[in-house]
RNA sequence: AGAGUUUGAUCCUGGCUCAGAACGAACGCUGGCGGCAGGCUUAACACAUGCAAGUCGAACGUGAAGCAGGAGCUUGCUCCUGUGGAAAGUGGCAGACGGGUGAGUAACGCGUGGGAAUUUACCCAGUGGUUCGGAAUAACGCAUGGAAACGUGUGCUAAUACCGAAUACGCCCUCCGGGGGAAAGAUUUAUCGCCAUUGGAUGAGCCCGCGUCGGAUUAGCUAGUUGGUGAGGUAAUGGCUCACCAAGGCGACGAUCCGUAGCUGGUCUGAGAGGAUGAUCAGCCACACUGGGACUGAGACACGGCCCAGACUCCUACGGGAGGCAGCAGUGGGGAAUAUUGCGCAAUGGAGGAAACUCUGACGCAGCCAUGCCGCGUGAGUGAAGAAGGCCUUAGGGUUGUAAAACUCUUUCAGUGGUGAAGAUAAUGACGGUAGCCACAGAAGAAGCCCCGGCCAACUCCGUGCCAGCAGCCGCGGUAAUACGGAGGGGGCUAGCGUUGUUCGGAAUUACUGGGCGUAAAGCGCGCGUAGGCGGGCUGGUUAGUUGGGGGUGAAAGCCCAGGGCUCAACCCUGGAACUGCGUUUGAAACUACUUUUCUUGAGGGUAGGCGGAGAAAGCGGAAUUCCACAAGUAGCGGUGAAAUGCGUAGAUAUCGGAAGGAAUACCAGUGGCGAAGGCGGCUUCCUGGACUCAUACUGACACUGAGGCGCGAAGGCGUGGGUAGCAAACAGGAUUAGAUACCCUGGUAGUCCACGCAGUAAACGAUGAGAACUAGACGCUUGAUUGUUUAACGAUUGAGUGUCGAAGCUAACGCAUUAAGUUCUCCGCCUGGGGAGUACGGUCGCAAGAUUAAAACUCAAAGGAAUUGACGGGGGCCCGCACAAGCGGUGGAGCAUGUGGUUUAAUUCGAUGCAACGCGAAGAACCUUACCUACCCUUGACAUACUAGGAAUCCUUUAGAGAUAGAGGAGUGCCCGCGAGGGAGCCUGGAUACAGGUGCUGCAUGGCUGUCGUCAGCUCGUGUCGUGAGAUGUUGGGUUAAGUCCCGUAACGAGCGCAACCCUUGUCCUUAGUUGCCAUCAUUUAGUUGGGCACUUUAAGGAGACUGCCGGUGACAAACCGGAGGAAGGUGGGGACGACGUCAAGUCAUCAUGGCCCUUACGACCUGGGCUACACACGUGCUACAAUGGCCGGUACAAAGGGUUGCAAUACCGCGAGGUGGAGCUAAUCCCAUAAAACCGGUCGUAGUCCGGAUUGGAGUCUGCAACUCGACUCCAUGAAGUCGGAAUCGCUAGUAAUCGUAAAUCAGAACGUUACGGUGAAUACGUUCCCGGGCCUUGUACACACCGCCCGUCACACCAUGGGAGUGGGUUGCAAAAGAAGUGGCUAGUUUAACCUUCGGGAGAACGGUCACCACUUUGUGAUUCAUGACUGGGGUGAAGUCGUAACAAGGUAACC
Repeated sequence: AGAGUUUGAUCCUGGCUCAGAACGAACGCUGGCGGCAGGCUUAACACAUGCAAGUCGAACGUGAAGCAGGAGCUUGCUCCUGUGGAAAGUGGCAGACGGGUGAGUAACGCGUGGGAAUUUACCCAGUGGUUCGGAAUAACGCAUGGAAACGUGUGCUAAUACCGAAUACGCCCUCCGGGGGAAAGAUUUAUCGCCAUUGGAUGAGCCCGCGUCGGAUUAGCUAGUUGGUGAGGUAAUGGCUCACCAAGGCGACGAUCCGUAGCUGGUCUGAGAGGAUGAUCAGCCACACUGGGACUGAGACACGGCCCAGACUCCUACGGGAGGCAGCAGUGGGGAAUAUUGCGCAAUGGAGGAAACUCUGACGCAGCCAUGCCGCGUGAGUGAAGAAGGCCUUAGGGUUGUAAAACUCUUUCAGUGGUGAAGAUAAUGACGGUAGCCACAGAAGAAGCCCCGGCCAACUCCGUGCCAGCAGCCGCGGUAAUACGGAGGGGGCUAGCGUUGUUCGGAAUUACUGGGCGUAAAGCGCGCGUAGGCGGGCUGGUUAGUUGGGGGUGAAAGCCCAGGGCUCAACCCUGGAACUGCGUUUGAAACUACUUUUCUUGAGGGUAGGCGGAGAAAGCGGAAUUCCACAAGUAGCGGUGAAAUGCGUAGAUAUCGGAAGGAAUACCAGUGGCGAAGGCGGCUUCCUGGACUCAUACUGACACUGAGGCGCGAAGGCGUGGGUAGCAAACAGGAUUAGAUACCCUGGUAGUCCACGCAGUAAACGAUGAGAACUAGACGCUUGAUUGUUUAACGAUUGAGUGUCGAAGCUAACGCAUUAAGUUCUCCGCCUGGGGAGUACGGUCGCAAGAUUAAAACUCAAAGGAAUUGACGGGGGCCCGCACAAGCGGUGGAGCAUGUGGUUUAAUUCGAUGCAACGCGAAGAACCUUACCUACCCUUGACAUACUAGGAAUCCUUUAGAGAUAGAGGAGUGCCCGCGAGGGAGCCUGGAUACAGGUGCUGCAUGGCUGUCGUCAGCUCGUGUCGUGAGAUGUUGGGUUAAGUCCCGUAACGAGCGCAACCCUUGUCCUUAGUUGCCAUCAUUUAGUUGGGCACUUUAAGGAGACUGCCGGUGACAAACCGGAGGAAGGUGGGGACGACGUCAAGUCAUCAUGGCCCUUACGACCUGGGCUACACACGUGCUACAAUGGCCGGUACAAAGGGUUGCAAUACCGCGAGGUGGAGCUAAUCCCAUAAAACCGGUCGUAGUCCGGAUUGGAGUCUGCAACUCGACUCCAUGAAGUCGGAAUCGCUAGUAAUCGUAAAUCAGAACGUUACGGUGAAUACGUUCCCGGGCCUUGUACACACCGCCCGUCACACCAUGGGAGUGGGUUGCAAAAGAAGUGGCUAGUUUAACCUUCGGGAGAACGGUCACCACUUUGUGAUUCAUGACUGGGGUGAAGUCGUAACAAGGUAACC
């Protein structure tokens, strides 16, 4: 410090998520030791038991047990004395501290800094006193009540308990005359006490400034309320309380109300600013079962005190009583979750005491818990045969891995034994026989957890097969998962590791530091203006802000720095710094502020001028539509894509003139004008507002902005009353359509118009708030002013307004650019992911419609902006192609052949399926092929390699069987080396194991090969340049071409793969070579047969030739095109091979190869028979036809290219024929297949189901072959079906082409109407590119990118979720009005009782009890408010699998979209 995630990719906006740190944590797995810390965050829920506050005999009166002595006797009892000091009591001090908790509290509660009207026991210092008396009472004794708790009566008694008197420097009160008020002794020689008072210290109380959570869907609150006077009360100020008087006080700088919360030092995080938090430690506050109350006291309205009320628990003899763990332990409960009913007062601190000492669950320690932080260990060295085992493997090896074993060594920690502190100054040690030290034994007792797709360090195998599961986000899993589970290996951390939760960070994602608002979320529709904020120049003053210095405070601890102590560290100690703050004092005076004197430039205003659809009212006009009446006139009009509804013979439409009425104002008219915006358009008049211009009297900062507030505000809508020509929601009809509640048409009512009200919203837009200043220009338009001359339809200058382009700059880009979206200032409004939702509830406004303000639950990981490349468009432009058109011939109808689908079947093997499957794989299924089915049968196998034993191999005969196979018999030993024995190669048979085998699956795991777009002209790269980038440029543009072919231009320059050419063939010529070819000349002849020849033809090798080369024209002086000459051939001469980057998960695992999976006496192998040939049907591709351009008969002519020894086969003979007999020749330019056919000549048929057509069927044969039944081809005789040119639709072809005619070959024993090749004859047409299809280039729009076979909207149906309304119902809190009134305090008191003092002895004073009044807690009633839960039913919303209906949006989305 960043990263992942929206996209095909990019930049931006923006959310979500992660990496970090932390925790009083919890859970899962695991767990050796020690140190230091921490440990009910939930039920302020309820508590058994024990302990947590006592102490003082030097304040006081008693004085038990025990002990000692004595006495009496009843000999084990009583009494006395002394000692002793238990125990309770009186009294004093302390129980207001210490300890706990955080319920309440939004407050002077806390923090910080100040203040004045107070008090302060114990402590310190000072001053002055401490004299004289009195009356009681508890304990105790006796009696007595009660279950108990607890009393009651009577009697005795002491004090530092209580009371009186005296005294009073100082003290208190005062009307300044005066008045008032103290004390306590103990003990025994020295202290401790006591009283009054002063000062201090400490603690406490009170007041004030500032700071201190959220909500405005809480806007008004307040009667002791605010102030005054007087009184009361308090330690003290004060409405603290009361009486009277006044009517104030608080609040948009947020009162009141609601919700939440102890506050702080600090803690966590963060670079900081901040944010979150308030455990442990420390300061303050509040509370002590809940509520109320006071007493005592220096201090309390009191945790372990009192009284009352309430709830709960316990005891009870039922009459009454007792209690309060939010002290320490502990229990139950709640909860994810938090410890011992321990030891000790040794230390520190506290209370009491003169002290010893006592008490102290404060505290010091120990126990439990990996809860955290820190430290240590679980061994170290050597050790390659790189062991075994595991895992992987390309089978070689790699890895685990120096890891282990083995050898050598060490002993921290733990263990055992011994010794043994500091903490304590003399004594006293819970911890504790602890820390530490020494010795001993032995590697011995001690490693796990998470992760390994990216973020994020770390990879393989197996299993699983969208299952099981994982997941923080993106996302994995549908048979090869580095993402699930296991294993091996690896990475990280380590006595821990992960997960979950929470906080901060990253997040500049609330932006003070430090964000934004044209299009991403975001400028109020516009103005006027209040508060507020902010504000021009000069002068003097002040010093609030600002700034310098000093001093006070900012507790300690913590953080930071330095040093020190525990072996280190954590931890602890000491010192420093810091505590950014607050208040005070003293300087400064630039700036802001306040004040003062002025100024004119900001602003305003007067005079003058010109400007305009600015506003309001009234009046007037013409054109047009419609309606009315008349005239004239006849059959249609109108409307549409086409129609129909509608109007019209009762006279329409069209036409002329007339009249009525309403609305709107053509041309002018213009990115022209005016207005704040909405908006404003015929002409005239009146009234009103406004900017602008020139010169310049006047005022003198009066300015700008503007929360609330007030006003204006299109269209539509509402109310009342008018008006209504045209247009026109709703509605009706006609069309369209699958439907058409629409688009189109015919009608048509509200409304549109006027007046007066309401409403208050718009894509109210420049999607751009207002004002001010500054920052290059160029070119227009509108309207002023000045000025020049050459006086013009002229030029220059200067304002205001309104546009286009553009520099710098800005921007994510698009774009903006003196009219800013630039650079700055001031003020206001608004935004913070998408959806839910501008919705619900509440409030306000409205007659209503509705407007305004405005959430949450839930849900998603995106939603979005701009630009890029593609693809697409029922967008545009240009161009091409047998694409259309123009032609020729077909298919689709018939019969047959063949392939496919379907069906059937035991099987009809498998594959191919739009173009680009379907006479395709198959260049040929009777057996074989063959993969399918049936039956039989084999298991190292039909086939390969290796081992062993035997035999050479091989051949023949025979039996059984459908055959495979099984049995029997016979013949036969070869080749090589070696004298021989023997060995070797090869083959066969038996045996055993590795293995063979698979046309089994996956073409979506693959290679190779192929199809297709498409022989379309495209597809890219390097460097440079432009752009933040994806990308662009080049490759676009102007021409041209078959072509990204070439030329020109050009921020591009070049290059590659494609195009073209190079290759083959064909067309012309030449050279070479002549046998099997050829024959002009010579001879010969039936015949190139022979001699001869190689000229020609031809054959097959090599060359030539064609390049827009030449001429003319067009073109831009180019490329190129058009025409011409020459030439066998002319503009690519014709044809072929050749197929760019890529697309289709295209086809093929059944050509072959191959990963993985599967079968292994079978999914392998052999064999028999069957099937692939089935047949209601549908489709594709062909053949033959339907006839006279023909059929048939007879005659007769001319090819090319092939094939042939397992072969082609001639002459000859036989057969009507297929063919047979036979076998010359030929391993082929020699012989054979082999007569080419159409054509041509002659004849016949005469438009008919025929002398067309040949299917089908009967009979007879031929050939191939082990074998033609299922299931071959051919021949002959006979038979003679459909069919008379083919619906919708559709195919091929642009020249030696279509059409037509035959020939050959591959496959093959046989079996082509198919396929491939060959030649013969040989056309028609193309105006042209509007349209259909496909393609190329440029451009445009896009919400598409799986790319239009795309995307996507709404209702309905089903399931689930949260939420609103809802007759109501049940709780909580609370206001108001009343009732009620315990304890207590205060007031009053005439009742009762009463030691101290006074007394005249009667009594009085005083006190207590009682009574009563006031206040008041619990509680009760009525009526409101608010909040939570729940509720039949109901509303919309969200999410879900492949549901239903349509197709609204995205392209001109097929009616442009949107508000």